RNA sequence: GCCCCGAUAAUCUAGCGGUCUAGGAUACUGCCCUGUCACGGCAUAAACGCGGGUCCGAAUCCCGCUCGGGGCG
Numbered sequence: 001g002c003c004c005c006g007a008u009a010a011u012c013u014a015g016c017g018g019u020c021u022a023g024g025a026u027a028c029u030g031c032c033c034u035g036u037c038a039c040g041g042c043a044u045a046a047a048c049g050c051g052g053g054u055c056c057g058a059a060u061c062c063c064g065c066u067c068g069g070g071g072c073g
Stems, first nucleotide, its partner, number of pairs: 001072007010026004018056001029043004049065005
């Protein structure tokens, strides 16, 4: 330099153009439970890497960039 794959919350992950003002798990926080802690139950908050494009509508499709992984030279 070229090719391929990927990027969603503190962590892991679902998502196949409308049913999603993005769901689940763990963790955090609050409440309940307990003599206390743990366990358990309930609840709250928290995310689509960045910039464009297509479309009535984009986390999803297209282009570029950044970052990560793999391959070739």
A computed fold for a 73-nucleotide RNA from Candidatus Acidifodinimicrobium mancum, annotated as transfer RNA. The same sequence occurs in records of 3 taxa. NCBI's taxonomy places the organism under Archaea, Nanobdellati, Candidatus Parvarchaeota, Candidatus Acidifodinimicrobiaceae, Candidatus Acidifodinimicrobium. Model confidence (mean pLDDT): 80 of 100. Rfam family: tRNA. Its family is annotated with triplet codon-amino acid adaptor activity in the Gene Ontology. Rfam classes the family as a transfer RNA. Rfam describes the family as follows. Transfer RNA (tRNA) molecules are approximately 80 nucleotides in length.